[in-house]
Context: one part of a larger RNA
Molecule: small-subunit ribosomal RNA, 3' major domain
Organism: metagenome
RNA sequence: UGACGGGGGCCCGCACAAGCGGUGGAGUAUGUGGUUCAAUUCGACGCAACGCGAAGAACCUUACCCGGGUUAGAAAUCCCGCGGAGUUUCCAGAGAUGGAGAUGUGCCCUUCGGGGAACGCGGUGUCCAGGUGCUGCAUGGCUGUCGUCAGCUCGUGUCGUGAGAUGUUGGGUUAAGUCCCGCAACGAGCGCAACCUUUGUCUCUAGUUGCCAUCAUUAAGUUGGGCACCCUGGAGAGACCGCCGGUGUUAAACCGGAGGAAGGUGGGGAUGACGUCAAGUCCUCAUGGCCCUUACGUCCGGGGCUACACACGUACUACAAUGGCCGAUACAAAGGGUCGCCAAACCGUGAGGUGGAGCUAAUCCCAAAAAAUCGGUCUCAGUCCGGAUUGGAGUCUGCAACUCGACUCCAUGAAGUUGGAAUCGCUAGUAAUCCCGGAUCAGCAUGCCGGGGUGAAUACGUUCCCGGGCCUUGUACA
Numbered sequence: 001u002g003a004c005g006g007g008g009g010c011c012c013g014c015a016c017a018a019g020c021g022g023u024g025g026a027g028u029a030u031g032u033g034g035u036u037c038a039a040u041u042c043g044a045c046g047c048a049a050c051g052c053g054a055a056g057a058a059c060c061u062u063a064c065c066c067g068g069g070u071u072a073g074a075a076a077u078c079c080c081g082c083g084g085a086g087u088u089u090c091c092a093g094a095g096a097u098g099g100a101g102a103u104g105u106g107c108c109c110u111u112c113g114g115g116g117a118a119c120g121c122g123g124u125g126u127c128c129a130g131g132u133g134c135u136g137c138a139u140g141g142c143u144g145u146c147g148u149c150a151g152c153u154c155g156u157g158u159c160g161u162g163a164g165a166u167g168u169u170g171g172g173u174u175a176a177g178u179c180c181c182g183c184a185a186c187g188a189g190c191g192c193a194a195c196c197u198u199u200g201u202c203u204c205u206a207g208u209u210g211c212c213a214u215c216a217u218u219a220a221g222u223u224g225g226g227c228a229c230c231c232u233g234g235a236g237a238g239a240c241c242g243c244c245g246g247u248g249u250u251a252a253a254c255c256g257g258a259g260g261a262a263g264g265u266g267g268g269g270a271u272g273a274c275g276u277c278a279a280g281u282c283c284u285c286a287u288g289g290c291c292c293u294u295a296c297g298u299c300c301g302g303g304g305c306u307a308c309a310c311a312c313g314u315a316c317u318a319c320a321a322u323g324g325c326c327g328a329u330a331c332a333a334a335g336g337g338u339c340g341c342c343a344a345a346c347c348g349u350g351a352g353g354u355g356g357a358g359c360u361a362a363u364c365c366c367a368a369a370a371a372a373u374c375g376g377u378c379u380c381a382g383u384c385c386g387g388a389u390u391g392g393a394g395u396c397u398g399c400a401a402c403u404c405g406a407c408u409c410c411a412u413g414a415a416g417u418u419g420g421a422a423u424c425g426c427u428a429g430u431a432a433u434c435c436c437g438g439a440u441c442a443g444c445a446u447g448c449c450g451g452g453g454u455g456a457a458u459a460c461g462u463u464c465c466c467g468g469g470c471c472u473u474g475u476a477c478a
Base pairs, nucleotide, nucleotide: 001478002477003475004474005473007472008471009470010469011468012467013466015462016461019426020425021424022423023422026317027316028315029314030313031312032311033310034308035307042053043052064303065302066301067300068299069298070297073128079123080122081121082120083119086103087102088101089100090099091098092097107116108115109114130292131291133290134289135288139286140285141281142280143279144277146275151190152189153188154187155186156185157166158165159164170181171180172179196269197268198267199266201237202236203235204234205233206232207231210227211226212225215224216223240263243257244256245255246254247253319419323378324377325376326375327374328373335366336365337364340359341358345354346353347352385416390411391410392409393408394407395406396405432454433453434452435451436450437449438448
């Protein structure tokens, strides 16, 4: 100087407390451990691994296993030889591949001998290629984490023999090393804040594909008309403790009030200091070293990654009446669409099929929002709750749904009556609850990322648990 203390002081955080809803019990989905297996590819392991890499394993992916092939190689460069390239048929084979034909004579230059470019086949080599093989404890890059915590440092000066200290401590204050005052310090840098974006109010501008107050018109903003309103998108205004009162040291600031759409960082987002964990990644990529080179490379068929006495994590669905079922009837936002979204109409109980209008989209389509509301029924039961499992029949995608897809219909109708010890999230348009969209994607979503609808309870307080910041103290620790 740090680190540590079941030392002290001050302060903060859904840290506790006050509340609301969960997990832990059930079934299922998914990930992991374990076990099994020819293989169940690999990585990730307290917080900070376990719906994680994987924004989507039937083949492919795929790295694993079995079998069949290949060896200058699936893809690169150079050299030589032959041949247009290409298109296409048949045979063998699980295919990779091997064999036999058919067709085709192109482009540029030319002294018509030929040469060149691109492509294919063969050769020969040595330089080689190739490796998701090892080492993340050799590395770059990227990322997690403490933590959006308020800290981390430097120059000069001063003090100390020196390591170092001071500044950065102290008194107030703040979300903040934020600001003020004081002070052997005076300044500065990286962080904080602001600048960026979105949302909340208004003005101006513009008015189609958007909107409809007035006037006509229609089944319908449908049409004429209009751009006031809504909305869209461009430019601005607006909030600064600015004003008033009080407290405070006449300071910084704090408390209350006015005005205002908004009040003290208005609400979200992006933004992550010096560093820590030899944290994670050599399987994104790059790369040192080591290793393989008729194989640890590469091509193909099939299988596996989907196994199943069990254990754990994360979710979904429930156990019902604030509910289930039936009928009627409202109100969104944000997105996506030409290898696409697919309307009307018709067929089917349905998944879906036929059909073909429109749309490269404020125009057309996906598209029905659902919870809600109104009416009816059920009357506390393992039920008209719950939907697992299983049998049968189908639909769609795709070369192909057996291992191993999603969905539909009929039948079947398991556990489950609110969950032990323990444990998690959340302070407001939040929790809870209800639907909608997107990426990946042929198909496959209870996951992930976004969008809106309905919409609470509670916070006395900081004694205690956990984590963190500052000062101080002890130490046999570095």